[in-house]
RNA sequence: GCAUCAAGAGUGGGUUCAAGGUUCGCAAGAACCGGCGAUCCACGCCAACCUGCCCGCCCGGGCAAGGUGGCGGUCCCGAGUUUGGGGCGAUGCGGCCGAGGCGGCAAUCAAGCGGG
Numbered sequence: 001g002c003a004u005c006a007a008g009a010g011u012g013g014g015u016u017c018a019a020g021g022u023u024c025g026c027a028a029g030a031a032c033c034g035g036c037g038a039u040c041c042a043c044g045c046c047a048a049c050c051u052g053c054c055c056g057c058c059c060g061g062g063c064a065a066g067g068u069g070g071c072g073g074u075c076c077c078g079a080g081u082u083u084g085g086g087g088c089g090a091u092g093c094g095g096c097c098g099a100g101g102c103g104g105c106a107a108u109c110a111a112g113c114g115g116g
Stems, first nucleotide, its partner, number of pairs: 001093005010043007017035001020033005044071003049067003052063003057116004073088005095105004
C1' cells in the first nucleotide's frame, strides 16, 4: 500500500488471579474455596488469505496437503430493519535450507468440475 472482518468452529488441564464466600485468629492477618479476565499446554474443529493440486494455459469453482490465521472484534455517523460510510483494532499478501543479488527442498489417501 491492497484485500477482508457476512458466515463458520471448543472441550479438558496448568499458571496468575477479580467479584464473592468459608475456616482459623482478640486483632493484625493467614489458609482455603471460587472462578471474571489474562496467558500457556493437549486434543479437536473452522476457514480458501498465500503456495500447491484438481487440464497444457486463462477465468470461475473446488480440495485443509504445505504456510499463516481463527474457534469474543469494538465504537461512531447516516439511514431505517437491513444496508451504506468511517475510526480504532485484527488477519493475510506462502514456508524451509544453503548462499548472497542465485541455487535447492517438501507439500494429500482430498478434489478430480464449468466456461474460454